Annotation: The part of an RNA shown here (large-subunit ribosomal RNA, domain V) has 582 nucleotides and comes from a Patescibacteria group bacterium. Its mean pLDDT, the model's own confidence on a scale to 100, is 83. Taxonomically the source falls in Bacteria candidate phyla (Bacteria). It matches the Rfam family "Bacterial large subunit ribosomal RNA". Gene Ontology terms of the family: ribosome and structural constituent of ribosome. The full RNA is in RNAcentral, with records from ENA.
Context: one part of a larger RNA
RNA sequence: UCAGCAGCAAGACAAAAAGACCCCGUGGAGCUUUACUACAAUCUGAUAUUGAAUUAAGUGCUUGUGUGUGUAGGAUAGGUGGGAGACGUAGAAGCUUCGACGCUAGUCGAGGUGGAGUCACCGUUGAAAUACCACCCUCGCUCUUGCUUGAUUCUAACCCGUGCCAUUAUCUGGUAUGGGGACAGUGUUUGAUGGGUAGUUUAACUGGGGCGGUUGCCUCCCAAAGAGUAACGGAGGCGUUCAAAGGUUCCCUAGCACCGAAUGGAAACCGGUGUGAUAGCGCAAUAGUAUAUGGGAGCUUAACUGCGAGACCUAUAAGUCAAGCAGAUGCGAAAGCAGGAUAUAGUGAUCCGACGGUUGCACAUGGGUGCGCCGAAGCUCAACAGAUAAAAGUUACCCCGGGGAUAACAGGCUUAUCGGGUCCAAGAGUCCACAUCGACGACCCGGUUUGGCACCUCGAUGUCGGCCCGUCGCAUCCUGGAGCUGGAGCAGGUUCCAAGGGUUUGGCUGUUCGCCAAUUAAAGCGGCACGCGAGCUGGGUUCAGAACGUCGUGAGACAGUUCGGUCUCUAUCUGCUGUUGA
Numbered sequence: 001u002c003a004g005c006a007g008c009a010a011g012a013c014a015a016a017a018a019g020a021c022c023c024c025g026u027g028g029a030g031c032u033u034u035a036c037u038a039c040a041a042u043c044u045g046a047u048a049u050u051g052a053a054u055u056a057a058g059u060g061c062u063u064g065u066g067u068g069u070g071u072a073g074g075a076u077a078g079g080u081g082g083g084a085g086a087c088g089u090a091g092a093a094g095c096u097u098c099g100a101c102g103c104u105a106g107u108c109g110a111g112g113u114g115g116a117g118u119c120a121c122c123g124u125u126g127a128a129a130u131a132c133c134a135c136c137c138u139c140g141c142u143c144u145u146g147c148u149u150g151a152u153u154c155u156a157a158c159c160c161g162u163g164c165c166a167u168u169a170u171c172u173g174g175u176a177u178g179g180g181g182a183c184a185g186u187g188u189u190u191g192a193u194g195g196g197u198a199g200u201u202u203a204a205c206u207g208g209g210g211c212g213g214u215u216g217c218c219u220c221c222c223a224a225a226g227a228g229u230a231a232c233g234g235a236g237g238c239g240u241u242c243a244a245a246g247g248u249u250c251c252c253u254a255g256c257a258c259c260g261a262a263u264g265g266a267a268a269c270c271g272g273u274g275u276g277a278u279a280g281c282g283c284a285a286u287a288g289u290a291u292a293u294g295g296g297a298g299c300u301u302a303a304c305u306g307c308g309a310g311a312c313c314u315a316u317a318a319g320u321c322a323a324g325c326a327g328a329u330g331c332g333a334a335a336g337c338a339g340g341a342u343a344u345a346g347u348g349a350u351c352c353g354a355c356g357g358u359u360g361c362a363c364a365u366g367g368g369u370g371c372g373c374c375g376a377a378g379c380u381c382a383a384c385a386g387a388u389a390a391a392a393g394u395u396a397c398c399c400c401g402g403g404g405a406u407a408a409c410a411g412g413c414u415u416a417u418c419g420g421g422u423c424c425a426a427g428a429g430u431c432c433a434c435a436u437c438g439a440c441g442a443c444c445c446g447g448u449u450u451g452g453c454a455c456c457u458c459g460a461u462g463u464c465g466g467c468c469c470g471u472c473g474c475a476u477c478c479u480g481g482a483g484c485u486g487g488a489g490c491a492g493g494u495u496c497c498a499a500g501g502g503u504u505u506g507g508c509u510g511u512u513c514g515c516c517a518a519u520u521a522a523a524g525c526g527g528c529a530c531g532c533g534a535g536c537u538g539g540g541u542u543c544a545g546a547a548c549g550u551c552g553u554g555a556g557a558c559a560g561u562u563c564g565g566u567c568u569c570u571a572u573c574u575g576c577u578g579u580u581g582a
Base pairs, nucleotide, nucleotide: 001582002581003580004579005578006577007576008575010574011573012572015568022403023402024401025400027399028398029395030394031393032392035200036199037198038197039196041193042192043191045189046188047187048186049185051154052153053152054151055150056149057148058147059146060145064141065140066139068137078136079135080134081133082132085119086118087117094113095112096111097110098109099108100107101106158180159179160178161177162176163175164174165173166172203215204214205213212232216238217237218236219235220234221233239384240282241341242340246300247299248298249297250296251295252294255275256274257273258272259271260270280289281288283346285344286343287342304327305326306325307324310321311320312319316385329338330337331336352378355375356374357373358372360371361370362369363368410457411455412453413452414451416450418446419445420444421443422442423441427437428436464539465537466536467535469531470528471527472526473525474524477502478501479500480497481496482495483494484493485492504518505517506516507515508514545563546562547561548560549558550557551556
């Protein structure tokens, strides 16, 4: 060096299983609910099956009968017409008893008594006699009848029980009988209720996801002197307002500082000087602006209709500027200016139905209906290019497709944080910066902490601690050698050299760590995938069961707690150990 055999498991990011954690998908499923929308079920009104009668109330028609004081006036005059007579022994006036109405004056009815009259025309009144007749109005009683509602009763639909028969039959039918009864049941339909059931929805961005924040528009910076330009970069605004704060003609000039002047002061109004746009322009910011776009006054409605050459911007759709032409108008003497506002925010596509207009179209035509065209309105469709008119959660019971496009472990990069060192030396150290310590600062190193980033790995790189087995670094805990000392000695402090060897046993806790006890020369700090699970363990963490506290309406949830919980016989290669042979 090669090979065999027996072994060990450090590596082959070994094998196994298209990661179960995490994220994504306009994927799925289970579950929940005061998510949405349906449906069953339940309640309920109407109606059909569904018939009869009585009664009460309300209401309508019909018959009869009563009922009606504003003042003046014999007095409680409903209206209009006819009308000179009407009623009365078939019993008038009057008297008496009772009842009804009532504006307390009286009117009407019934009974008794009574025994022959009573009322009208005549005068008062807007209208003349309930003397009499007819038609009506208001309100009441009564009769007939209809409707509605309630109550009660009936039996014949319908329902239930029992006996017998078909019939050896818990169905059904017939028959007899009892109970209920137009209810119940059933059909159609109205409204309610309705996780009982079902189908679904439950946004995106995001230095992983969640929580938080944001989502459209305007202004500035970033933005690198044309335009444009991102970030969960730095600052702010908008979702309007104004009939004048619009148009035009004419006129005017602020603001600040100082000085002066009654009340009067830091600011009111007045005068002077200086400065020069710092003022003002409804509101944010920027730009613009005094020849004013600012302030005032007069007259007004161009905050018009029909268009629009040409440009800016721009993926589209949108957005923006605009001379000029025609019509009609305002202001101005005129030239002219005016199609809102100093400009840039003040916003919403399409569909849908409704509204106003309309010489258009369809239904053969008039009427009518539907549609089109023109106009204006209805969306915090604010997730603002707006999925529907209409939508929340949970899953540790979970599943699928994917991702190292994206988190948790480990590695990598970085080193804010962490650990170590050096420099400067204010100061402490009685005095004295440097025996020792060292502020404010400066410069390095390390890669053991907590992080940042998201680069390999999600068709799998097993994760804390313990055990076994080690190996390395030195920033040295002990042992060894030195310097300085605020080193008398002993014992220390600090620094330098040094990694050969060593560096304990117990109690508590899953613990690493830590605290405690007893020792020791000392009980070092770190790296090795926080060394080591194809070496062991499995106490912790981190599935399915269960409970507590808390949160949640709930399903469920909790770097909260608690009990329980499957760790895969065979080594191909590299490596290593032992042994044999060449």